[in-house]
RNA sequence: CUCAUCGAGAGGGACUGAGGGAACGGCCCGUUGAAGUCCCGGCAACCGCCGCACGAGCCUCCGAUCGCCGGACACGUUGUCCGGCUCUGGAUUCGUGGGUGUGGUGCCAAAUCCGUCCUUGGUCGAGAUCCGGCCGGGGGAAGAUGAG
Numbered sequence: 001c002u003c004a005u006c007g008a009g010a011g012g013g014a015c016u017g018a019g020g021g022a023a024c025g026g027c028c029c030g031u032u033g034a035a036g037u038c039c040c041g042g043c044a045a046c047c048g049c050c051g052c053a054c055g056a057g058c059c060u061c062c063g064a065u066c067g068c069c070g071g072a073c074a075c076g077u078u079g080u081c082c083g084g085c086u087c088u089g090g091a092u093u094c095g096u097g098g099g100u101g102u103g104g105u106g107c108c109a110a111a112u113c114c115g116u117c118c119u120u121g122g123u124c125g126a127g128a129u130c131c132g133g134c135c136g137g138g139g140g141a142a143g144a145u146g147a148g
Base pairs, nucleotide, nucleotide: 001148002147003146004145005144006143011040012039013038014037015036019029020028021027023116024115025114026113041108042107043106046104047103048100049099050098052097053096054095055094056093060091061090062089063087064086067085068084069083070082071081072080073079074078112142117139118138119137120136121135122134123133124132125131
């Protein structure tokens, strides 16, 4: 930098001792122990693995002696070799679905905790296309994780 995902899920102990939730605002968590380190456990299924189902692709390798065509050679009517084609085929490749949890990561308060920028619906502020408050929808930005 690119792509995918982000409303699900899953925590105990030891050491230690004041912060943490990316930034900012809000709102939370925290001495009934934050962050960090270690141990054990768990969640999930991105990669990996299986090759189970379906589909597609390829002709690289293998197979067909109950495949086809052509050629060469040998020869008692068949055989050998070479080339091409074909496929209910096998290996291999890709996609979708499925399975698994040995391995590589990740994760285990709150939707990525909510908002931030743009847009839009409702409602209120005496009226107002503008502005502001509140409640919602959509899309971005930023961030996180994985794969490349």
Molecule: SAM riboswitch aptamer (S box leader)
Organism: uncultured Marmoricola sp.